[in-house]
This is a predicted structure of a 72-nucleotide RNA (transfer RNA) from Vicugna pacos. Rfam family: tRNA. Rfam's curators write: Transfer RNA (tRNA) molecules are approximately 80 nucleotides in length. Lineage of the source: Eukaryota > Opisthokonta > Sarcopterygii > Theria > Vicugna. Its mean pLDDT, the model's own confidence on a scale to 100, is 82.

RNA sequence: GGAGGCAUAGCUCAGUGGAAGAGCGCAUGCUUGGUAUGCACGAGGUCCUGGGUUCAAUCCCCGCUGCCUCCA
Numbered sequence: 001g002g003a004g005g006c007a008u009a010g011c012u013c014a015g016u017g018g019a020a021g022a023g024c025g026c027a028u029g030c031u032u033g034g035u036a037u038g039c040a041c042g043a044g045g046u047c048c049u050g051g052g053u054u055c056a057a058u059c060c061c062c063g064c065u066g067c068c069u070c071c072a
Stems, first nucleotide, its partner, number of pairs: 001071007010024004018055001026042001028040003049063004
C1' cells in the first nucleotide's frame, strides 16, 4: 500500500427496515444466624462517528475513527 471482518448496557454477546434484549455484574426487597444460595423487582444504552436512501435506519449505501486477520 491492497483486501476482508468487527464496533449494541459496567463485561461477554444476540438482534432485525416499524425503533433494543439475554447471561453475568450492580441497587432494593423477601428468605437466612449471615455481606452465601434461592426468589422477586428495578436502574443502566446519542446501537463508534458524519452524511445518504426511505414515511420510518441499530439494520441498507458511502465516508471517518479504532481494533483484528490475510496479501504484498